[in-house]
Formats: sequence, structure tokens, C1' cells
RNA sequence: GGAGAAGGGCAGACAGGCGCAGACGGUCGCACAAGGUCGCACUGAGGAAAGUCCGGACUCCGUGGGCAGGAUGCUCGCUAACGGCGAGGUGGCGUGAGCCAUGGAAGGGCCAUAGAAACGAAAACCGCCUGAAAGCUUAGGUUGUCUUAAGUGAGUAGGGCAAGGAUGGAAAGGUGAGGUAAGAGCUCACCAGCAGUGCAGUGAUACACUGGCUUGGUAACCCACAUCCGGAGCAAGGUCAAGCAGGGGUUGGGUCGCUCUACCCUCAUUCCCCGGGUAGGCCGCAUAGACAGAUGCCUGUCUAUUACAGGAUCCGGCUUAUAGCCCUUCUCCGUAU
Repeated sequence: GGAGAAGGGCAGACAGGCGCAGACGGUCGCACAAGGUCGCACUGAGGAAAGUCCGGACUCCGUGGGCAGGAUGCUCGCUAACGGCGAGGUGGCGUGAGCCAUGGAAGGGCCAUAGAAACGAAAACCGCCUGAAAGCUUAGGUUGUCUUAAGUGAGUAGGGCAAGGAUGGAAAGGUGAGGUAAGAGCUCACCAGCAGUGCAGUGAUACACUGGCUUGGUAACCCACAUCCGGAGCAAGGUCAAGCAGGGGUUGGGUCGCUCUACCCUCAUUCCCCGGGUAGGCCGCAUAGACAGAUGCCUGUCUAUUACAGGAUCCGGCUUAUAGCCCUUCUCCGUAU
């Protein structure tokens, strides 16, 4: 100097003018109501306010158990909690800083096309090894519907193999040697996988030794194992106002479903069905606190409003979008000293 990786910050500031909303104050309003109007030196969106994905606070619903159902998924720790965060382990990618992913020799299901065959030792396209007989022909013989030899039948039928080649993402562990009729963990050596044992570690796992030789992929397919989970949600809920017209039913109800010779309430203004009427405020609700929903425009100075974009009970996370500027650490390449 160039090319990268990981993490973080800002997301305009100051001054003036006009305008909007709230609070506060004055005033009008019968009223301290709704509302209008004036003043004011007070206050007035985000890092994601988005998604509504996860977890909680808070509120209401009688309680307890079981089943079904749901969520997470390597290990340990942090946390109020989580599907979040931190550290570590194994595997893969990358020269590297780093990035991505986590149960298949428990059982079941499924696996297009190609291929003989997709894991049932069922099966063999090319191929390797082995390998007949009957019949027919010829020649000979002791003339016997007989016998001997050769050829043909035929490297065929049959038998053995899964080593070599083909197909495929994947073909019954890999490489090499021996052995075999030809082959095969059949045997051996070195690896990989699996199992057992030992040692180190909280653990996932790592290392060592021994052993029989060995089984594709898929579990946001069923499933196994481990852990966790009541329901509904601020349109929750509480309170004031307004308003009315009843009729019928029954063993039903108890905040997802089923269930308990569990428990509780109930035979009706309270549960269920049909029908009628009313529906406006206050609290919840906040130094933004609206409720069809306010925060805008202009001028001047400074190195920037240009991106993505704007609240609605609150908080902790995740995911997605993003112009420009800045900071820290690390990696690789080149050059000079």
C1' cells in the first nucleotide's frame, strides 16, 4: 500500500420565525362536564418503533391427577425466562482471521432416473474359473437291436464367483500382499468404522489397548431418548352512566380436547336455546401518551438528512430492511528499512 474477517458507535447539532398536540395557567360554559378561546421561559418517535417470531411482568378464569397434544434437541454455564447469550467438543468449507451444521448397527415407512440389483446375502448386464451327456458322422473289431477310438454336439447345458468393468449421489469397509480352479477379511499388515476395557475431563469427547470382521440415504417422515409446557389476553380487567320483553329447556356447568365409584357449584333473573333493548364516560395509561390517531415548513451557520423508515400496556431477545461517516482488534499478499 492492497485484499479480507469479526465487533461496536452516530443516524444530525446550534440559533431564529410561523404552525400542530399535550401538560400548566386565565377565561366562556348552570357545573370542577363535554367543548371553545387566549397565554406559556415546559415537553413532544427508532436502531430497528417493522415482523407479531420466542420469553416474561401484569390481569381474569374453582382446584388436583392422568391421557392426548405441543416445544426444544452436541455438552456445560449465564439469565426472571427463552427457540436467547457465552465458552467448549465433533464434522465440513476456507491459505488464514473465521463461517456453517449437530440422535440412523432400537423398530417401521420411503428413495425418481439410470442400473442385473438400492440393503431382503434376494439378484448378475459385460465378465473370470470349471465344464458334460444323449444323438449323429467316420474308422476298426470276435456279425453281437454289440463294442472301441476320434470328430461333432460344445467351450453349449449345468456348476462356482461378486474380486475387474458398466450405471448411479450411494453397490455389502479401503489400500497392498498372500492364497485360490477363479474369487471373497479366506488370512495377514496398515487405516476407517463399531463394540468392550482403561485413563483424563462436570460433560460433549480425546488418547491407548483388545476384538470379531463391518449395516447406503432420509427423522421441519412416523419414531426412540432427555428436558420443559394450565388457558385467554389491555378490544385483559375494574368502575360509573344508559336501557329493557319476554318465551322455552334440563343434570348441566366449572377458560383448548378427552377422562377420574377426584373435588366444588347449581334445578334457575345466575347454566343452555330463541327473541328484544341500551352502549357514553373514567381508571388501567406513563416527563410522547394519541384514540382516525399530534411532532411540519422556512432562514442562517457547521464536515451529513441523503438510506431503511414512524409509537399505542410494559420489559428481555431474535429475524428482516438499511445511504453515509467513524472507531477497535485480527488475517493474508506485496514493497521498503
Bacterial RNase P class A from Fervidobacterium sp. UBA5837, 337 nucleotides, folded computationally.
Its Rfam family is "Bacterial RNase P class A". Rfam classes the family as a ribozyme.
The prediction has a mean pLDDT of 76.
The sequence was found by an Rfam model in a public genome assembly.